[in-house]
Context: one part of a larger RNA
């Protein structure tokens, strides 16, 4: 000199685009953040004089909830990055070949009774289905001899047909696995390992994955083991480069979801807003028992030098469900706050002269200073009054932002400059006060009665809506 997710002193006009708990993975009041389908289904309710139509709903059932969003605690290698590989799985989606025949029994809801303060239940009885079971049949598997195992579901419509269901094959996208190389510090950590290394048998889809027997291996100064630190990367900052530092935002991968272990459902989880135990904490209780998990978006307390609104909308993009209308979406789109950063614009332009007054002084025809006043012009900004979008795809309708951006007219220089420095490094100097005092200070140094170094004043210099200081990297 450059840079920062910065902080702080002082000052502060405006627009665009970004960014905003780096500390306590500390505790969290309140609201919202994952639902949807009546065109799977029995029933109930509203409404109607009644039927029909319509609307809504707790339950059974399907699907989604494994995505999106957050955080970086753990992790030095089941991680990440690069480059390969074979032996695996795959809901929804695409292509393609076949098939859906015949039955049956229940369980919620509901009703009755009943336990409990509540959360939540218990017994008996009834019932539907794309929920469940059985038989048949096909593809398929196996020692090729046969034998054994083993599928399916309907709904809507007047119909055409559409949406679904079952078994195969291929694909796409996704996931899992293996190997090579690379990945921080310490030797004041030198040996480590006993299912450890290998073989065979058993279990297991497979793998010392587990187990029995046998063998004694395996690894290490090319740094094992142990200890410290740390999410990795594309990238970011500095640098001519080599390289050094770093990993906020954004994108990919990984890990975690109060703490520690576990499994269930499912194509996919050992699951942030699922579940059963244990632990700590908080709330509640009729003391028997229950409820909870913001490292989602806001918000609060606390910690800290320090970091925002308990906002608007699903209009757009995207996602879930649905035949669709649509519903949900703190993803996302926006607005608000903060000079936190970058970029842009302004704080007026022109003319004119007694070289005004005032200040300072080297007392000069000096300087402040063409600066002001004065004359004239303009209106970027500002105020006010009209017009007013694009973003909407898809015939029409549909805009949170927003009466915003933009634009037309009117008004009037009107609303808008500071901060630091001024001995050398280092651009910029004098006076007054003080008198080794008060102070200054990044280093050298300065201050002892003429201080260009302290304080004030005038002038000057640098940068400018900023400017100094502090911290960190280069």
């Nucleotide at each position: 000199g450059g840079a920062u997710g910065a902080a702080u002193g002082u000052u502060g006009a405006u627009g665009g685009c970004a960014u905003g708990c780096u500390u306590a993975a500390c505790a969290c009041a309140u609201g919202c953040a994952a639902g949807u389908c009546g065109g799977a289904u029995g029933g109930g309710a509203a409404g109607u004089g009644g039927u029909g139509u319509u609307u809504c709903c707790a339950g059974u059932g399907g699907u989604a909830g494994a995505u999106g969003g957050g955080u970086g605690a753990g992790u030095a290698a089941g991680g990440c990055a690069u480059a390969a590989g074979a032996a695996c799985c795959u809901g929804c989606c695409c292509u393609u070949g076949g098939g859906a025949g015949g039955u049956g029994a229940a369980c919620a809801a509901c009703a009755a009774c009943u336990a409990g303060a509540a959360a939540u239940g218990g017994u008996u009885g009834c019932u539907a289905a794309u929920a469940c079971c059985c038989c048949a049949u096909a593809g398929g598997c196996u020692a090729a001899g046969g034998a054994g195992c083993a599928a399916a579901a309907g709904g809507a419509g007047g119909a055409a047909u559409c949406c679904g269901c079952c078994c195969g094959a291929g694909g796409a996208g996704g996931g899992g696995c293996u190997c090579a190389c690379a990945u921080u510090u310490g030797a004041u950590u030198a040996g480590c390992u006993a299912g450890u290394u290998g073989g065979u048998g058993a279990g297991g889809c497979a793998a010392g994955c587990u187990u029995a027997c046998c063998a004694a291996g395996g690894u290490g100064a090319u740094g094992a083991u142990c200890a410290g630190u740390a999410g990795c990367u594309g990238g970011u900052c500095c640098g001519a480069g080599a390289g050094g530092a770093u990993g906020a935002u954004u994108a990919u991968c990984c890990a975690c979801a109060c703490u520690g272990g576990g499994a269930c459902c499912g194509a996919g989880a050992c699951a942030c807003g699922g579940u059963a135990g244990a632990g700590a904490c908080u709330c509640u209780u009729a003391c028997g028992g229950g409820a909870g998990g913001c490292a989602g978006c806001a918000a609060u307390g606390g910690g800290g030098a320090a970091u925002u609104u308990u906002c608007c909308g699903c209009a757009a993009u995207g996602g879930g469900c649905g035949a669709a209308a649509g519903c949900c979406u703190g993803a996302u789109g926006g607005a608000g706050c903060a000079a936190u950063g970058c970029c842009g614009u302004g704080u007026g332009g022109a003319g004119a002269u007694a070289g005004a007054a005032g200040g300072c002084c080297a007392c000069g025809a000096g300087u402040u200073g063409u600066g002001a006043a004065c004359u004239u012009c303009u209106u970027u900004u500002c105020u006010u009054a009209g017009a007013g979008a694009a973003g909407a795809a898809g015939c029409a309708a549909u805009g949170a932002c927003g009466g915003u951006a933009u634009u037309u007219g009117a008004g009037g220089a009107a609303u808008a400059a500071g901060c630091a420095u001024u001995g050398g490094c280092u651009a910029a100097c004098u006076c007054u006060g003080u008198g080794c005092c008060a102070g200054c200070a990044g280093c050298c140094a300065u201050g002892a009665u003429a201080a260009g170094a302290c304080a004030g004043a005038g002038g000057a210099u640098g940068c400018a809506a900023g400017u100094g200081u502090u911290a960190u990297c280069u």